[in-house]
RNA sequence: UUAAAUGAUAGAGGUGCAUUAUACAAUCAGUACCCGAAGUUGUUAAGGUUUACGUAAGACCGUAGCUUCGGUGAAAGGGGUAGAUGCCGAAGUCGGUCUUAUUUACGUGGAGACUGGGCUGGUUGAACGAAAUAAGAUUCGUUCAACUGUCGCAUUUGCGGAGAGCUAUCUAUAUU
Numbered sequence: 001u002u003a004a005a006u007g008a009u010a011g012a013g014g015u016g017c018a019u020u021a022u023a024c025a026a027u028c029a030g031u032a033c034c035c036g037a038a039g040u041u042g043u044u045a046a047g048g049u050u051u052a053c054g055u056a057a058g059a060c061c062g063u064a065g066c067u068u069c070g071g072u073g074a075a076a077g078g079g080g081u082a083g084a085u086g087c088c089g090a091a092g093u094c095g096g097u098c099u100u101a102u103u104u105a106c107g108u109g110g111a112g113a114c115u116g117g118g119c120u121g122g123u124u125g126a127a128c129g130a131a132a133u134a135a136g137a138u139u140c141g142u143u144c145a146a147c148u149g150u151c152g153c154a155u156u157u158g159c160g161g162a163g164a165g166c167u168a169u170c171u172a173u174a175u176u
Stems, first nucleotide, its partner, number of pairs: 002174002007170005014088001016087005022082003034071007047061004052108006091120003094116007121148011150161004
């Protein structure tokens, strides 16, 4: 002088991502609880409560319980819009380990932490499947299509790759 990192710093993609004990309206729902009437089972008990759900056991309640009709009549959770906050592997998903709630045990699922750079650049739509449940308005996975950002190859238009990427700056280091 030149090059320059799975190094450091700062950025970009856009209906961008996530959270929210905030506000609003809808849904939950004419449901639950409560009151009245009728019917039915039963009092040697049935049944109810006890965990997010199921099964088994234990404990407690118990003269009830259940069904139909009529009257009155919620809330939580879940999702949406707006605002706020944190950000650009933002985040999602799959696997592994651990923790968590209940009287105990088993099973299923939920919530959280760490971990594997395992997969996905991002958004939208469609089909199929799954979870969930009041409903799936939502979420997730696979396939296909469109749009879009980035780099490379070509130069009309296109083709291909992946975020361990791309852009800018600085430097370790290497070379002259």